A computed fold for a 91-nucleotide RNA from a marine eukaryotic metagenome, annotated as Glycine riboswitch aptamer.
The prediction has a mean pLDDT of 79.

RNA sequence: CCUUGCGGGAGAGAUCUGCCGGCCCAGCAGCCGGCGGACGCCGAAGGAGCAAAGGUCCCAAAAACUCUCAGGCACAAGGGACCGUAGGGGA
Numbered sequence: 001c002c003u004u005g006c007g008g009g010a011g012a013g014a015u016c017u018g019c020c021g022g023c024c025c026a027g028c029a030g031c032c033g034g035c036g037g038a039c040g041c042c043g044a045a046g047g048a049g050c051a052a053a054g055g056u057c058c059c060a061a062a063a064a065c066u067c068u069c070a071g072g073c074a075c076a077a078g079g080g081a082c083c084g085u086a087g088g089g090g091a
Base pairs, nucleotide, nucleotide: 001089002088003087004086005085006084007083008082013039015038016037017036018035019034020033021032022031023030040073041072042071046069047067048066049065054059
C1' cells in the first nucleotide's frame, strides 16, 4: 500500500407536483409504494479544481480545502470518506 471479517462512522426537504400500482371508503376523501418533473439544500462513494516547495520557467502540485458533474436530503434500512481491531497479500 492492497484486500477480507468485525466494531464505530456525518450533513441536507416528512417541500410542491404529474403518472402508475396497491390499501381503504357507499361516495368524496385519505394512506402506502414506484417512476418522473419543479424549486430548495447537503458533502464523507466516485469525479473535477489549486498553494507552496521544486523545476528543464509558466511546468509541476495533495487533502477531510473548493466545486457539486455524479450521488444524497424524516425515522429505520441501505450507502458512506475515514478511524479502530483481527487475519491474508504486496513493496